Notes
Small-subunit ribosomal RNA, 3' major domain from an uncultured bacterium, 481 nucleotides, folded computationally.

Context: one part of a larger RNA
Parts: sequence; C1' cells; structure tokens
RNA sequence: UGACGGGGACCCGCACAAGCGGGUGGAGCAUGUGGUUUAAUUCGACGCAACGCGAGGAACCUUACCAGCGUUUGACAUCUUAGGAAGAAUGCAGAGAUGUGUUUGUGCUCCUUCGGGAGAACCUAAAGACAGGUGGUGCAUGGCUGUCGUCAGCUCGUGUCGUGAGAUGUUGGGUUAAGUCCCGCAACGAGCGCAACCCCUUUCGUAUGUUACCAUCAUUAAGUUGGGGACUCAUGCGAUACUGCCUGCGAUGAGCAGGAGGAAGGUGGGGAUGACGUCAAGUCAUCAUGCCCCUUAUACGCUGGGCUACACACGUGCUACAAUGGGUAGUACAGAGAGUCGCGACCCUGUGAGGGUGAGCUAAUCUCAGAAAACUAUUCUUAGUUCGGAUUGUACUCUGCAACUCGAGUACAUGAAGUUGGAAUCGCUAGUAAUCGCAAAUCAGCUAUGUUGCGGUGAAUACGUUCUCGGGUCUUGUACA
Repeated sequence: UGACGGGGACCCGCACAAGCGGGUGGAGCAUGUGGUUUAAUUCGACGCAACGCGAGGAACCUUACCAGCGUUUGACAUCUUAGGAAGAAUGCAGAGAUGUGUUUGUGCUCCUUCGGGAGAACCUAAAGACAGGUGGUGCAUGGCUGUCGUCAGCUCGUGUCGUGAGAUGUUGGGUUAAGUCCCGCAACGAGCGCAACCCCUUUCGUAUGUUACCAUCAUUAAGUUGGGGACUCAUGCGAUACUGCCUGCGAUGAGCAGGAGGAAGGUGGGGAUGACGUCAAGUCAUCAUGCCCCUUAUACGCUGGGCUACACACGUGCUACAAUGGGUAGUACAGAGAGUCGCGACCCUGUGAGGGUGAGCUAAUCUCAGAAAACUAUUCUUAGUUCGGAUUGUACUCUGCAACUCGAGUACAUGAAGUUGGAAUCGCUAGUAAUCGCAAAUCAGCUAUGUUGCGGUGAAUACGUUCUCGGGUCUUGUACA
C1' cells in the first nucleotide's frame, strides 16, 4: 500500500421491512440440464454470471454423431501437361452417391494466307506441389461477450512531505443520483469515468396536405365523390424546464422543503451509452490465428438411423384446480409490424381444419385482420361438476421428393391427475405488478407454452434501516501478500 475481520462509524440498493386473493416448490404437459441407456444418443455452457443458454425454428438438408455403401490432387483454391465449347435431352444398373451408354451441340475475344492458329471462362484425364480437418490446446492468442455495475470510482503532471515503499491532491465540514457542487486545507491543475450533447415519448407553434382527415356546403349504402386546409394524423423546422420566480431553512454558499404558474418540476418518463480493472470467467464450433496432431483418413460424397431414448433428479415455463368463474348469443374500442418465390379480399363449397376461384396491393391506398379481456342478456349452482383438459381411438386437412421412427392442424368420441400446494424460495415501487390479446424474426411446414416488440384494462404498499444479502467512503486490528 492492499486484502481480510462472526471490528467500529456513515451512506445506498425491491437488500430487508410494508404490500401484491402475485409466482415457483404439489398436479398434467412443454422445454433445457444431469444421470442412465444406446451403434450413436454430436459439441459447448456449470454458484450468482450454466440449465426455453449458443439453437431467431434437428422429418431429409441442417449435422458436426452412428451403421453401411463409396472416393483419394479430392466438395473448394492456385500452378503444369494433354484433349474437348460450355451445355441440353434421354436409356440401363443402383438405396443413393455413382457407374455405363445414346442423341444433340461448335458459342465469345483476337489474329488470319480463310486451311487454320492463339486466348478467357468451363469440362474431362494424368502427375505432383498442395487442398481439407466443427481434430487438440480459450492455461499460447486476436476479436467479441458476461460479471461486479450505470457502482462512483480509477489515475496523471508539477510541487511539497518521507532514507524508502509511498503519502498528499482524492482526506475534513456540508450537499448530491453522482470524486455532483460549495467551503476549508501544501497543494495547484489535468485526464478517463458522472452529467450534458444523441434517439423515442409528453405540450405548443409553424410549413406542407396524399394514399391520411371531414367542421362548414353539396352528394353517397359508405369520406363514396366534388370540395376544404379548420381538426385528427403524418413528415420537416422550431419553441418549452433553467431551481428561472416567491416564501422559509442553510454559512450571505452549495443546496433542501413548500408554493405559484405550467402539458410537464427539480435527472419529467424510457433507451442507447459500461472508467481503471476483477474472475488464467466464456468462446480455437461465428470468424481469425501460433503450436501440436490426421493425410487411402481425424479429409470428402451418399442412403438410413441418431440429436426426439427413459426406473429417476433439478431448473425455466404453459394450463389448471373454478362462480371476481365456465358455456351460449349480441355488441364496442388499439398499437406496432409484415407482404411479389409474397399478403391474399369478395363469392361458392365443407360441421371444421381447409378447398375452388382469384379482385386489389412493390402498400398512410390493397391484404394479413373478426383484437381479447371489458360491456349487455341468458344458463349452470359448489359437484371432480356444463371445472379441468392430459391420454387414447376413428375419420380427415395442410406443407413437403418424403410426416413409420419424428410435423402441425380439424371433427367426433374418450375424459387422467388436479379441490390452491411442506421445508424453502423468486419477481415487482406506477401506467409498474397483475391480467388480456396482437405482431414479427427464424421459417416449405412446425414441437412457439420460447424470444423480441406492441398496445388494452389497471392496483396495493414503503413506519423505517434493528436484522439478511450486495456495494461505496473513512477508520481500526492482523502470526496474510
């Protein structure tokens, strides 16, 4: 100087407390992991910070694994030699990869004695230099990432002090979300962080009105059409918030408490943004890369299987156990997205998933697209039920070469467990929790109950900091470095 303490002081955080007829732990299912099994169940990730994680989509492909069948200059790159346009159609064998035939085909650029020659792509054959490796090492590495933590810290120059390691500054008194600011001080300044600058949202002005809008005037079944530039909305450009104003407290300071005005008040709300460093944290399987290893195989192609197994254990979720509910009928209101290999209306058809047809739309125009909870009426009456929907049977639909292993969906039938969950444990402080639906990426299809966004309805509680956990500052002890 650090680190540590079941030492001390101060401060902060959904850390505790207060609360949520909130959740997990009990049930069924989905999904990931361990274990076991297996020819293979490919690999990685392991306290927080692995376990709906890489994977934003494993039937084939993906795919790295296994079995079998094949290839050996190779699926891919550069170079040498020889031959040939490339290619297209098609027969046979085979699970396919592949093998073996047949027919057709002379293009492009340059030169030319018009015979032909050379060249660029591409194909075939041969030989070797080489290719190739999701093989190993993340404890050889780059890059990227997680975490402490959006915590308020981490340092430097000059000066001063100390023999020196170092100290000071950065400590102290206040204050703040903040090493934020003020005051003091052997310090004076500065840098990386904080804050601000950026984006979205909340209010207003102004400009422009099509595909958006419709107050006034006509018109229509309908903003449908004429018209309008008011409103909504959209897209630009601006304005607004700064403790600016008032009162009190405070050291006349920084600031704090209350108030006015205001759409908004003291960082208005959210996002992006992550200092020096820690964990030899994670990743050699995104990629790149040193070294080591394989080179008729640890490389490459294909078919089938596996990654989907199942005495069990754990994590994360979904659906429930019902009346604040289930069923039936009617009726209302979003936002944000996506669409030409696409979204697909109207109409017809089917109980339905769907099918037929195919308008319109490269989209503020058309489509996905009926939001759902809510509301109104009615029924059920506390029951393993008109709750719950697992499981199973039958018949179908769709995607796709192909749904057996192993897809999703529909109809009818079936109708398990489950009556609120032990010890324990998690989330959340406001448009939040809870609850309700909608969309998108990936994607032929889907295992999505996942993820990422979007809006609708919309709470309770916080006395406080004694205790638990984590963090910061100062201080103290130490047989630790």

Its mean pLDDT, the model's own confidence on a scale to 100, is 82.